[in-house]
Context: one part of a larger RNA
Molecule: large-subunit ribosomal RNA, half B
Organism: marine eukaryotic metagenome
RNA sequence: AUCCUCAAGGAACUCGGCAAAAAAGCGGCCGUAACUUCGGAAUAAGGCCUGCCCACCUUUGUGUGGGCCGCAGCUAAAGUAUCCCUGGCGACUGUUUAUCAAAAACACAGCUCCCUGCGAACUCGUAAGAGUAUGUAUAGGGGGUGACGCCUGACCAAUGCCAGAAGGUUAAGUAUUGGCGGUCUCGUUUCUUCGGAAAUGUUGCUGACCGAUAUAAGCCCUGGUGAAUGUCGGCGAUAACUAUAAUCGUCCUAAGGUAGCGUAAUUCCUUGUCUGGUAAGUUCAGACGUGCACGAAUGGCGUAACGACUGGGGAACUGUCUCGAGGAUUUGCUCGGUGAAAAUGCAAUACCGGUGAAGAUGCCGGUUACCUACAGCUAGACGAAAAGACCCCGGGAGCUUUACUAUAGCUUGAUAUUGGGCAUACGUUUUUGAUGCGUAGCAUAGAUGGGAGACUUUGAAGCAAUAUUUUCGGAUAAUGUGGAGUCGUCAGUGAAAUACCAUCCUUUAAAAAUGUAUGUUCUAACCAGUGCGGCAAAAACGCAUUGAGACAGUAUCUGGCAGGUAGUUUAAGUGGGGCGCUUUCCUCCUAAAGAGUAACGGAGGAGUUUAUUAAGGUCGGUUAGACGCGAAUGGAAACCGUGUCGAUAGUGUAAUGGCAUAAACCGGCUUGACUGCAAGACGUACGUGUCGAGCAGGGCAGAAAUGCGAACAUAGUGAACCGAUGGCCCGCUUUAGAUGCGGCCAGAGAUUAUCGGAUAAAAGCUACCCCGGGGAUAACAGGCUGGUACCGCCCGAGCGUCCAUAGCGACGGCGGUGUUCGGCACCUCGAUGUCGGCUCACCUUAUCCUGGUGGCGUAGAAGCUGCCAAGGGUUUGGCUGUUCGCCAAUUAAAAAGGUACGCGAGCUGGGUUCAGACCGUCGUGAGACAGGUUGGUCUCCUAUCUGCUGUAGGCGUUGAUUAUUGAAGAGAUUCGUUCCUAGUACGAGAGGACCGGAAUGAACUGACCUCUGGUCUACCAGCUGUUCCGCCAGGAGCACCGCUGGGUAGCUAAGUCGGGAAUGGAUAACCUCUGAAAGCAUCUAAGAGGGAAGCCAACUUUGAGAUUAGUAAUCAUAGACUCGUAGAAGAUGACUACGUUGAUAGGCUCUCGGUGUACGCACAGUAAUGUGUUUAGCCAAAGAGUACUAAUUGU
Repeated sequence: AUCCUCAAGGAACUCGGCAAAAAAGCGGCCGUAACUUCGGAAUAAGGCCUGCCCACCUUUGUGUGGGCCGCAGCUAAAGUAUCCCUGGCGACUGUUUAUCAAAAACACAGCUCCCUGCGAACUCGUAAGAGUAUGUAUAGGGGGUGACGCCUGACCAAUGCCAGAAGGUUAAGUAUUGGCGGUCUCGUUUCUUCGGAAAUGUUGCUGACCGAUAUAAGCCCUGGUGAAUGUCGGCGAUAACUAUAAUCGUCCUAAGGUAGCGUAAUUCCUUGUCUGGUAAGUUCAGACGUGCACGAAUGGCGUAACGACUGGGGAACUGUCUCGAGGAUUUGCUCGGUGAAAAUGCAAUACCGGUGAAGAUGCCGGUUACCUACAGCUAGACGAAAAGACCCCGGGAGCUUUACUAUAGCUUGAUAUUGGGCAUACGUUUUUGAUGCGUAGCAUAGAUGGGAGACUUUGAAGCAAUAUUUUCGGAUAAUGUGGAGUCGUCAGUGAAAUACCAUCCUUUAAAAAUGUAUGUUCUAACCAGUGCGGCAAAAACGCAUUGAGACAGUAUCUGGCAGGUAGUUUAAGUGGGGCGCUUUCCUCCUAAAGAGUAACGGAGGAGUUUAUUAAGGUCGGUUAGACGCGAAUGGAAACCGUGUCGAUAGUGUAAUGGCAUAAACCGGCUUGACUGCAAGACGUACGUGUCGAGCAGGGCAGAAAUGCGAACAUAGUGAACCGAUGGCCCGCUUUAGAUGCGGCCAGAGAUUAUCGGAUAAAAGCUACCCCGGGGAUAACAGGCUGGUACCGCCCGAGCGUCCAUAGCGACGGCGGUGUUCGGCACCUCGAUGUCGGCUCACCUUAUCCUGGUGGCGUAGAAGCUGCCAAGGGUUUGGCUGUUCGCCAAUUAAAAAGGUACGCGAGCUGGGUUCAGACCGUCGUGAGACAGGUUGGUCUCCUAUCUGCUGUAGGCGUUGAUUAUUGAAGAGAUUCGUUCCUAGUACGAGAGGACCGGAAUGAACUGACCUCUGGUCUACCAGCUGUUCCGCCAGGAGCACCGCUGGGUAGCUAAGUCGGGAAUGGAUAACCUCUGAAAGCAUCUAAGAGGGAAGCCAACUUUGAGAUUAGUAAUCAUAGACUCGUAGAAGAUGACUACGUUGAUAGGCUCUCGGUGUACGCACAGUAAUGUGUUUAGCCAAAGAGUACUAAUUGU
C1' cells in the first nucleotide's frame, strides 16, 4: 500500500457517516402514504415464499399436497439501486473548463420583443460570389426570459430606438451676389520739379482671396416607446394606559416599490426574537418584519417529476470512533543479478548560554563526547524543488467606456456614368396688355420728351348685365342695345396738365424661350428574369421576350453615426501601496547668535489693490490709544471738558522686521506710476532675481537746499515654441507693382496651479494575466520598542452597622513582563507554506486541583484573601471551519502562558487566498467588495549531516570466562469515594469536622494468556456454480481463504496478575525555644528545634569507552570464531539451545486439543434421504517419548 475478520457499544469519529459495512433478485404472492401536471410518486414503504424428492390436476399455474437435509435454499459462489422525512437551487433528458471546478453555470421546449416581401434581413468575402435556401412571414435572423400554474405594478425626466418635419444650426460642390485686389480703355480732382505722381469713378476682363444667399443627412426640436438601457423618496405631528398610527401637514421628484416573498445562495448589527427538533442546536424547519442593501421576463411567487448538485433530521448498518487486535499479499529488510535521479561552496558537520545582517554544527564561554556502520523517526540544517503567483517598482498584454486620436462599415448630399416628353412651382430674358389716387383741381396727374389736333358708320355718347381690378371714389375689357358724337388745345387748379406718339420706371397678367426643383411618363444607357441557339454539360456570348429604369449600382469629393477595429495616454511625493493631502510664491518658528539647512514638523497668508476725494510725487502742518472723573437727551462705546499712563494706536491686504526727523494722520499743488543709460554691489549650479550713486533729455513740488525712474519693506506669478497686434522700414524672393517670409523694438494671449512648463489633443479594469526587479517596500514569523495590554507596588478619599487596609478601593504616582492591539521596516521576495483540528509533546509560574501555612467580617461545615510549592493531574459531548464562546452532563480540578500565535520533508484541508458560478451593493462599463454562497491537484517509494530510538562491528581497557561494585543517568511520583473514630468536637437548630485508621475505585502504567473473548489464508465440517479425474459414487482445481459454521498453538484486550507503599535526611512559607544589639520586648544578630504531593535518598532500570576503562572468583593453552540443527531470539549482525559422551529440528508413536460421526458396505424408503458399522474419520504450530533422518569434516 491492497485486502479479510472482530467482543461490548453503535457516528460517541469528523468540516461532513469521508471511507467502509449493511440492505439490495425489477423472481412469485400480498400490500403500498402525502402530494400530483392524474402520467406519476412506485419495484414507494412493508410482509411472506424461494433448495431437493415424490404424487396429483391439466385452471400448465413453475399451481396444490406430502416428504427430506442444513446455521444458512434469490442458481447458499460470482454479479446486482440502501431506504425514509424535510429545505434551497435548477422544471426535465442533455452540455461544459481534454490535464485541480460537472455545478445552482450553458442549453432546452415554452413565452416575448425587434428586424426581414425575397437580388430578404443577417453572415463571410476587396470583388465576383457563397451561406441563409433550391426556404418565402405557420419562413428566416437577432436580443431577452427559461417547462407548467398564478401573475408581470408605477415612471418616457436621462440614455437608446422609432416616427415627424415648421423653425435654428450645418459640409463639399454648384448657382447667384457682395467685398477686397489686379489690369486695359475712357474720364474727374489734387499736387507738381511739368517728366509725372496720388486719390477717385465708369465699362470690360480677371483671382488656388474673403464673405453672403439657395441647397442634405445629422444635431437642436416635436411626439411615441419598458418582456428597450434603466429608475421606483424625506421630515414632522396625530387615537381616552402605554405602544402603534387608519389620519393630517410639509418638501422634493419623471415616478416614488404594487402583488408576492422576506434575517433569504440577498440581513451589516446577528448566534435578531419566538416555536419545533436535541440532554445540550452559531447549522436546520416553521413563523415575525425593524428588507444596512428582495421584488416582478436583468422575471416575482409557487410547483408534481427529475439531480454523481447543496443543507438539516431519522432508520438500517458498521473498526469512522471508544481503542485497538489478529491474519493474507505486495513493497520495505537480508542475499544474488541489474542499476537510475534530484541534490552537492568547503568540511575534521555535538549540546547549552551569549554574541551577531537582530533565530549559529562552523564566532565567544562552558559542558559533553573512543572509531565505523546498519535498521528506523523526521525536530533542525531558515532542508530540496520552482530568479515569489501575494505586495511594491519598471515594462507588457487582454478587456471596457460618454479617455484622446484615427479607421472599417452604414448613412447624407454633389458631380460623373445619365437620355426624351408632360405638368406644377420658382428665377431670368423677350413680346404683348394692363397698372400708378397726398392737397388743390371736373378728376385715380408714374417720369421725360415730342405735340395741335386725335378717335369715330370697320359704329361715338348713353343704357343693360358680366368679368378683372380697386385707395370703394372709380378705372379697364369684351358682349348686347344704341345710332353720332367724344377728347385735347384754351381756361382754371397745381410743384407738375391731360388728346395722341415715343422711350422708360413701379406693380401685375398672359405667351414664348431658358434654367432649377418636384411630380409623372417614355425607353435606349445601366440592372434583372425567362425562352431559344451551338455544346455532353456549366459559364460566357448571341437572338428573342419580359420586368425594372435614368432610379439603382459603381467611382471621386463630402457632412453625420461609428470601442466594430486600431494605436496610445491615464503624474509624482508618500514611515508599503491605495484613499486622503500636497506640488508655485510670501512671513515666522524649527535653524544649533554669518549665510544656508530636512520631515505627510508647528502656525498663517498670496494668485491682488490704489487713477481723481489717487492709498503715487512734493511742500506744509498734525499726533495716537487706553483708563479715571465731570457733563441735556446719552445707554458699555457718539460729541464736550479735564487728569494719569506713554506708542499699547496706525500702516490697503498675512506675519516678521521697521516707523515720532515719523514710513502714521490732514491739506495745497501735481503726474517721476518718465524717456535713453549706468559705475558698482547683493544673491546665485544655470536660467531667473535684488539694490543702485551718477550722466543726458524733458518735467513736478518747494522760497530754496533738495526730493521724485510708484506704493514702509518682504507675496500678488509663468521659460521656449506658436499665431496675432503696433512701431522701425532692416533683409530675402519677385519685380510693372502689390503681396509673402524673416529681422529689430514694444506690449498682449497660459489655474502651461503636476506652477523649470513632456503633446495642439488622452480615462479606467485585470482574480485570465505575463516579464524584469526588490527583503531598497507591505501581508506570516523573528528582532528592537513597550504607547496599548496584562501583572504588581506606593498614597489612601471612600465602601465595609462602628472600623481606611477581613474583603474592596476613587483621584493620582512608580514599576515589571514581553502573552494583545500597535509603532519601526533590521534578516528572509534566485520562496522562512498561512488559521483551526489531529498526533506527539518540552518548558515557565503570575497555582485551577492535590500538599504545607498566615489573616478573616474563621462557631462547625462551606468559603474569602495572602505566602511557600511546578511532583503529578487538569473530562466527555451539542452548535460553529472556528481559536474563542454559549450550552448539557460530569469532575479534586476542568489554570494561564511560552515553544516560528510548538508541531503540514508527521497527517488533515473545514476556513482564508487563483481560475467556474449565484445573490446583494457599488460602477455607464470592463469589473469590484476584511459582504454572503457553492465547487475547487497539499510534490519527494528513496534522509547526505546534526538530532533522536534501537542494533551491530573495530580498537582500547596489557590472556580469557563468569559474577559483580556503582561514578553518572533514565523512569516512576496522581487523585477520588465510602466506612470507622463519630452523628463526637462545634452549633439554638439545621448541619457537621481536624487528627488517626480501614476499604474500594478512576485514570496512568508493567507483565502475562489459566480464565472471558478476538484473530487464526498449510485444521475440521456444511453449501453453491463450473471444469476435470471416462461415467456412477467419491474427490480435486477455480470462484475475496468462493461462501458459511466452528477453531489448536501463537499474538492479543475488553481478559488476568501487579505498581505508584512505607521510611530517613536537608529545607520553603510558617510556627517555636533561648536571646541580645535596644536593662523592656523580640523566632535571630551568635545558638537550637519543628515544618510540604516539592529537594536528596529510598523504589524500578541503564551503567567501568567512569580512556580515572574499577573489583572478585575461576581457567591456563585456555578461550573463541566459522560451520551445522534450531529457537519462546531475530530486519541484517547479534542473543540463546544443541551438535553423536546428542532429544536441536524433522519424521514416527502416544497424549492434549479441534472438528463432529468419514469412505465403503449393509439395511429402510418410490425417491430425496435416513439408520448401523462409529463419539467415527481427519487434523498446523502444543506436550511427552523415540536416534529413523540431519547436526559430517575442519580452522